[in-house]
RNA sequence: CAUCCAUCCCGAGCGGCUGAGAGACCUGGCUCGCCGACGCCGCAGCAACCACCCGAGCCCGGGCAGGUGCUACCGCCAGGACCGAUGGAGG
Numbered sequence: 001c002a003u004c005c006a007u008c009c010c011g012a013g014c015g016g017c018u019g020a021g022a023g024a025c026c027u028g029g030c031u032c033g034c035c036g037a038c039g040c041c042g043c044a045g046c047a048a049c050c051a052c053c054c055g056a057g058c059c060c061g062g063g064c065a066g067g068u069g070c071u072a073c074c075g076c077c078a079g080g081a082c083c084g085a086u087g088g089a090g091g
C1' cells in the first nucleotide's frame, strides 16, 4: 500500500505548551474559537476491535484491560466523490 470484513445517532475531560483558525475534501448551511479553539504533551476516563482467560470446541455469552482506538455537535447536517476514519484480516 492493492484488496476484504466489521463499526461509525451509546459512552468518556482536566492540566501544561502553542497561538488562529477548526469541525477530512468540494458546494451550501450550521457550529466551535483570542473568555485561547485546532494541534502537541501529561494524567485521567470511556469503550471493548484484536490478544489473553472461562463456559469442552465453533457460534455465542461472560471476564480482563496487554496492543490499538476514542473523550463538542450523528463521520456536525444536505448533496457529491476512485469518499473518509478506526480496528481486524491479507499478499
Base pairs, nucleotide, nucleotide: 001091003089004088005087006086007085008084013043014042015041016040017039021032022031023030025080026079027078028077029076044071045070046069049067050066052063053062054061055060075083